[in-house]
This is a predicted structure of an 84-nucleotide RNA (c-di-GMP-I riboswitch aptamer) from Butyrivibrio sp. M55. It matches the Rfam family "c-di-GMP-I riboswitch aptamer". Gene Ontology term of the family: cyclic-di-GMP binding. Rfam describes the family as follows. GEMM was predicted in a large-scale screen for bacterial structured RNA regulatory elements. Of the family's consensus pairs, 95% are formed in the model.

RNA sequence: GUAUUUCGAUGGCAAAACUAGAGUGAUCUAGUGACGCAAAGCUAUAGGGCCUAUGCUGAACAGGGUAGGUAGCCAGUUGCUUUU
Repeated sequence: GUAUUUCGAUGGCAAAACUAGAGUGAUCUAGUGACGCAAAGCUAUAGGGCCUAUGCUGAACAGGGUAGGUAGCCAGUUGCUUUU
């Protein structure tokens, strides 16, 4: 230096719930808190799935359109370590 690897080291993130706030809502922000995570880093106009709203379409609470959300659903992309 490369590869493999989580048996290690240094560390990192933060589920549910509660409190306060924003929003029609899905959900988001902050604090407390840790369920877990080797990418639980980043990306929502590269793609798929799921969720919310709708004064549009439709007989329709179906489906479609439009707008919004979810990356801790898959995915794309970038990165740390070197015990063995």
Overview
Model confidence (mean pLDDT): 79 of 100.